[in-house]
RNA sequence: AGAGUUUGAUCCUGGCUCAGGGUGAACGCUAGCGGCGUGCCUUAAGCAUGCAAGUAGAGCGGGCCAUCGCAAGAUGGUCAGCUGCGAACGGCUGAGUAACGCGUAAGUACUUACCUCUUGGUGGGGAAUACCCCCGCGAAAGCGGGGCUAAUACCGCAUAAGUUCUACGGAAGAAAGCACGUAACUGUGCACCGAGAGAGAGACUUGCGUACCAUCAGCUUGUUGGUGGGGUAACGGCCUACCAAGGCUAUGACGGUUAGGGGGCGUGAGAGCGUGACCCCCCAGAAUGGCACUGAGACACGGGCCAUACACCUACGGGUGGCAGCAACUGGGAAUCGUGCGCAAUGGGCGAAAGCCUGACGCCGCGACGCCGCGUGAGGGAUUAAGGUCUUCGGAUCGUAAACCUCUUUUGACUAGAUAGAGAUAUCUAGUAGAAUAAGCACCCGCUAACUACGUGCCAGCAGCUGCGGUAAUACGUAGGGUGCAAGCGUUGCCCGGAUUUAUUGGGCGUAAAGAGUUUCGUAGGCGUUUUUCUAAGUUGUGCUUCAAAGACCGAGGCUUAACCUCGGAAAGGGGUGCAAUACUGGAAGAAUUGAAGAAUCUAGGGGUUACUGGAACUCAUCGUGUAGGGGUGAAAUCCGUUGAUAUGAUGAGGAACACCAAGGGCGAAGGCAAGUAACUAGAGAUUAUUUGACGCUGAGGUACGAAAGCUAGGGGAGCGAAAGGGAUUAGAGACCCCCUGUAGUCCUAGCCGUAAACUAUGCUCGCUAGGGAUUGUCGCUUAGGCGACAGUCCCGUAAGCUAACGCGUUAAGCGAGCCGCCUGGGGAGUACGAGCGCAAGCUUAAAACUCAAAGGAAUUGACGGGGACCCGCACAACCAGUGGAGCAUGUGGUUUAAUUCGAGACGAACCGAAGAACCUUACCUGGACUUGACAUGCUAUCGUUUUAGAUUUUCAGAAAUGAAGAUUGAUCCCGCUUUGCGGGAUGAUAGCACAGGUGUUGCAUGGCUGUCGUCAGCUCGUGCCGUGGGGUGUUCCCUUCAGUGGGGUAACGAGCGUAACCCCUGCCGUAUGUUGAAUAUUCAUACGGGACUUUCGUCCUUUGGACGAAGGAGGUGGGGACGACGUCAAGUCAGCAUGGCCCUUAUGUCCAGGGCGACACACAUGCUACAAUGGAGCCGACAAUGGGUUGCCAAGAGGUAACUCGGAGCUAAUCCCAUCAAACGGCUUCUAAGUGGGGAUUGAGGGCUGCAACUCGCCCUCAUGAACGCGGAAUUGGUAGUAAUCGCGGAUCAGCUAUGCCGCGGUGAAUACGUUCUCGGGUCUUGUACACACCGCCCGUCAAGUUAGUGAAGUUGGGGGCACCCGAACACCGUAUGUUACGGGGGAAGGUGAAACCAGCGACAAGAAUUAAGUCGUAACAAGGUAACC
Repeated sequence: AGAGUUUGAUCCUGGCUCAGGGUGAACGCUAGCGGCGUGCCUUAAGCAUGCAAGUAGAGCGGGCCAUCGCAAGAUGGUCAGCUGCGAACGGCUGAGUAACGCGUAAGUACUUACCUCUUGGUGGGGAAUACCCCCGCGAAAGCGGGGCUAAUACCGCAUAAGUUCUACGGAAGAAAGCACGUAACUGUGCACCGAGAGAGAGACUUGCGUACCAUCAGCUUGUUGGUGGGGUAACGGCCUACCAAGGCUAUGACGGUUAGGGGGCGUGAGAGCGUGACCCCCCAGAAUGGCACUGAGACACGGGCCAUACACCUACGGGUGGCAGCAACUGGGAAUCGUGCGCAAUGGGCGAAAGCCUGACGCCGCGACGCCGCGUGAGGGAUUAAGGUCUUCGGAUCGUAAACCUCUUUUGACUAGAUAGAGAUAUCUAGUAGAAUAAGCACCCGCUAACUACGUGCCAGCAGCUGCGGUAAUACGUAGGGUGCAAGCGUUGCCCGGAUUUAUUGGGCGUAAAGAGUUUCGUAGGCGUUUUUCUAAGUUGUGCUUCAAAGACCGAGGCUUAACCUCGGAAAGGGGUGCAAUACUGGAAGAAUUGAAGAAUCUAGGGGUUACUGGAACUCAUCGUGUAGGGGUGAAAUCCGUUGAUAUGAUGAGGAACACCAAGGGCGAAGGCAAGUAACUAGAGAUUAUUUGACGCUGAGGUACGAAAGCUAGGGGAGCGAAAGGGAUUAGAGACCCCCUGUAGUCCUAGCCGUAAACUAUGCUCGCUAGGGAUUGUCGCUUAGGCGACAGUCCCGUAAGCUAACGCGUUAAGCGAGCCGCCUGGGGAGUACGAGCGCAAGCUUAAAACUCAAAGGAAUUGACGGGGACCCGCACAACCAGUGGAGCAUGUGGUUUAAUUCGAGACGAACCGAAGAACCUUACCUGGACUUGACAUGCUAUCGUUUUAGAUUUUCAGAAAUGAAGAUUGAUCCCGCUUUGCGGGAUGAUAGCACAGGUGUUGCAUGGCUGUCGUCAGCUCGUGCCGUGGGGUGUUCCCUUCAGUGGGGUAACGAGCGUAACCCCUGCCGUAUGUUGAAUAUUCAUACGGGACUUUCGUCCUUUGGACGAAGGAGGUGGGGACGACGUCAAGUCAGCAUGGCCCUUAUGUCCAGGGCGACACACAUGCUACAAUGGAGCCGACAAUGGGUUGCCAAGAGGUAACUCGGAGCUAAUCCCAUCAAACGGCUUCUAAGUGGGGAUUGAGGGCUGCAACUCGCCCUCAUGAACGCGGAAUUGGUAGUAAUCGCGGAUCAGCUAUGCCGCGGUGAAUACGUUCUCGGGUCUUGUACACACCGCCCGUCAAGUUAGUGAAGUUGGGGGCACCCGAACACCGUAUGUUACGGGGGAAGGUGAAACCAGCGACAAGAAUUAAGUCGUAACAAGGUAACC
């Protein structure tokens, strides 16, 4: 100090979240030790038991005990009583209290036991009483009566002051002794009384400060003041009687809610914000409420009386109690300790003292609750052990970590001693054994340090935010590894910070949230021109004083260190009070004129109100002319019209609005204002420098005005026209646009309403800061063109400056000043409740619960638009031939099936993979077989010259695969040795183990290849420049091109991938060579060259560059091919191949037979053949090219009607063959418009060929049969020239062929293009956008369902306070009587009754809101969103 998160990306605004620190904490996992702290935050709930306030015999009398004494008695101790002091401190708690309660600073009308100082005194008497004794009542608590007695207890007398009272004459007015000591006094000490002073303590008063709500705006009757009286320690309405009518309040009274206050504590750079545990000060309270007594002090926590609630005892008559003291207990709660020890220390009470008491306090115990410190070992040690995990199988990592060796002993255990301490115990010293007794928790996608494997498969789960998980999850769970902290670590809650996100420091308001609709008069308030003098309130400086201690800071010191503790010091800041200064602000007095206002002379104007008047248009009425339509629309219809419309002429009536002038021109505060004239009236500007002399600016609340619509009452009503009706449109049309009608309303008068996108989305006033242009009003100068000034209105502008950008820019959104209003994430909501206003409609003011992580502004790049401009393409148009109808072929869907294997699906699947499914292919189905396997590599064991492997063959079973049994033949290589031969090994076989195998899955894990946009002209980069940035520029613009092709211009200059060219075929010419016939020349073939480049000429545009015309064999990229930019479609393919992961392993592998891929109601696609005469049939006659051939092409010749057969020459091919190489074509003949001699489907019979095999399921031939079909609906395809159309030929695959398919070859050979409006596709520029998964987008509302929180609500339950009345304890006061007890009176807590207001809880039901992967209906908004949107 920042970071994440809105977007495809960017900047901004803005919220949410995180990283830090803290805690009286709690929870989870874990846990070795010590020191110092700290520990009921919740029920101010209730409390068993014990303790927490006594002490004094040196004030007094008595009882008991002990000692001494014969005894009296003495001494000591103890018990209750009288008496004195204390018990008002200390300790606890925070309920109440928003207050003189607290803090701070002042003050006085007061009091003060004990203490200190000063001064004076202490003489002499008296009457009682408790204890005790006797009697009595009661269960108890306790109480009553009689009698005896003492005092430092009580009461007088004397004395008397600097005391008190006073009418100033006077009057009142105290005391106590005890101890020591002495023979006894004197004496000493402690007490006692009066007075004064001090210290400390308290009481009261005052200034200032001290939470939230205005949806609390008026409150108050002892209230405010006065007089008399009472009361108090003392002032005072503190109380009372009388008098007056005051007092408080927007600077927040009154009311409500919450809360003890401060020193401090936490955080923060600070200002602040939050907080008030522990420690200290103050206040308040003691079960709840009231009351007084005693006393120096209380209205008294461990005192009293009364009432109430609760609890306990009881003999039922009556009594007793108060832990918010220390422990403990119950309850509550997420949660907070022992019924410990001691008065040794510190402090307190009493006492002369010893001493006693002290749950204050000092210690111990429990709790990782916090802070601090220590430890869990140190050094060496590689075979980098085993094991775990990962792996590319090589290794890597845990890891010098361990083991092992050497060493040490903090802590802990034990032993001995010392020191301190009341002790418990602690500390120190020495020693013994022993690495021994001691590590966890969280995290590892980003923020945020730290990564792999397996499991899971939108499941289980995670998550602080963004978000992970749908089969390769570094985000879930586990493991290995790692990171962080460490006796702790995480989580949760809360506070500050980050958050400049309430902004004093330190924010904003044109479009993000935010300028009230406007201003007159303007209240309070805030601010205010120049100058002189005085003052000194603010301000500044300086001195004194205060703000307790503790804490914080600085410096020392003490515990082994630290935490902790002790001592010393200083500063900042606040309050009070002196002195000084006088610039500024304020105050007082005086002067001035520029601000402001007035005056005079002029000026402009739809400024306002009222009255009168006018013409055009419109509608209606009447009277003519006149005849069949009119009107209306995208097209129509409703409607009007033969009872005479529309049209046209004349006359009359009525209401509303005012063309041209007219201009972003004028006026007004805004809303707003327009025919003309008159009256009344308001404001503005210029000039003069004439008057006053700061009279000013703003303005909370107030007041007035305020479009349209709407409301009330009364008029008026021509046109227009919500609602309503009808006609259309439409899937619907409760709408729009359109049409025919039409009521309120629109108009006037009087009143109300008070809102608008009331907008310049821009508050008012004043000053300053480049310009250019236009215009309104006035004035000045003028050379008559103009120039200038003031006041307005408008445009442009990178002057500067500001802004997130857009933009603003002397009419500021710039630079400053003053005042007001407003904002603080989106939704809920401008809503609910409350209040005010209103006749109503409604308006103003104005929340919360809940919910989301965004909502939003500006700009960028794309994409899109039923936006615009330009351009291109067989895209349309023009023309030719088709498809869609028929039959058949082929493919697909569907259906069927045991199986009909699989893939491909708009264009860009569908004669596609498949350039050839009878078996095979084959992946599918049924059945039968095999299991190291049909195929590869390696290992182990066994076998192997009676023969192993291999080969040939026979028989049996079987459909075959296969199995079984024979027969014949029959090995090879290497090594060693004891060399006839034997042994071992390899090839081989058998058995087993690793593994093979998979057309199983994932094309959304992939490579490679391919399709498509598209052979469209685009896609980018470097440097520079512009911009905060995304990005832009370049690549836009003009001309041109097939082309981002070229040129010009230009903050760009260059470059790359594409285009073009280079490559192949073809068209013209030349040269050379040439086999296959005997020669020659062509053709031909092969090779190498030439030629074409807008070259030449002319015209035109814009010079370059291009367009048009002509020349030349070919002319403007000559024609064709190959070649496919960045990218798009998670496009296609795991079944061509390769390949990760997953899956099967006597089967999802392998083999075999048969079947299926060929099914058939139907639908679609691509083709073939046709429907005939431009034709069919027959006969005759011509002309090609590409190709292929030895398991082949097959000649001559012969047979057969033919398919074909026999035959065998030639050919490994420019030689031979297919192959006479064709057909369309030409000639002649016939057919004559017909389902015909067109058409050939279908079917029957007979043959041929291939092949183990043509049944399912091949092709061909002959004869016979002779279906539909007469040119094809909506719709739709191809083609711009050697093209379409038409005609045949060849080849691949292949035994054969379902080929009408595909790929090639040549023959014949057209028509048309005005043109770019429209359809489709594409390109460039521009525009709008709420889209970015990008329009197949986004998104709204009702209805239906679930959930949630609020609101209203008949009512019902509860609460606190006030008011009125009744009753009324203790208690004090007053009065009466009596003479110390009664009675009465007015007060008085609690209680009761009543009426009303307020605040909460529950509440059938109701209306809305929010939310919830895949519900219904439409399509309102975003593009001109298809009716521009919005208020």